[in-house]
RNA sequence: CUUAUCGGGAGCGGUUGAGGGAUCGGCCCUAUGACGCCCGGCAACCGGCAAGCGAAGUCUCGCUGUGCAGCGGUGCCAAUUCCGACAGCUUUGCGUAUUGACCCACGCCAGGCUGAGAGAUGAG
Numbered sequence: 001c002u003u004a005u006c007g008g009g010a011g012c013g014g015u016u017g018a019g020g021g022a023u024c025g026g027c028c029c030u031a032u033g034a035c036g037c038c039c040g041g042c043a044a045c046c047g048g049c050a051a052g053c054g055a056a057g058u059c060u061c062g063c064u065g066u067g068c069a070g071c072g073g074u075g076c077c078a079a080u081u082c083c084g085a086c087a088g089c090u091u092u093g094c095g096u097a098u099u100g101a102c103c104c105a106c107g108c109c110a111g112g113c114u115g116a117g118a119g120a121u122g123a124g
Base pairs, nucleotide, nucleotide: 001124002123003122004121005120006119011039013038014037015036019029020028021027023085024084025083026082040077041076042075045073046072047071048068049067050066051064052063053062054061055060081118086115087114088113089112090111091110093108094107095106096105
């Protein structure tokens, strides 16, 4: 850099001792012990095994909205990737202007949806 995934899953153990949740803002977790490490577990990305399809023709190779397992390589084990951070659309409310009053318009707060961005992990 490319690509796939990120709404599910995972301990009431040991150790250590103050911090942690990427960044910023929020909001959380934490001495009823955080982070880390060990053990344990989850999962199924790659390898593995099987199935289906295709190619090739006996050695195999490729593909998959498929299945199994945890044996190997990673990964992961508070909160949706904890939420937001940019853009578009949209709902309620409030304000401004206008109006007899609304509608429309613009702005602001809060919410919803979609898409980006950022990040994480795998494979290349």

Model confidence (mean pLDDT): 79 of 100. Predicted 3D model of a 124-nucleotide RNA (SAM riboswitch aptamer (S box leader)) from a soil metagenome. RNAcentral holds the sequence, with entries from MGnify.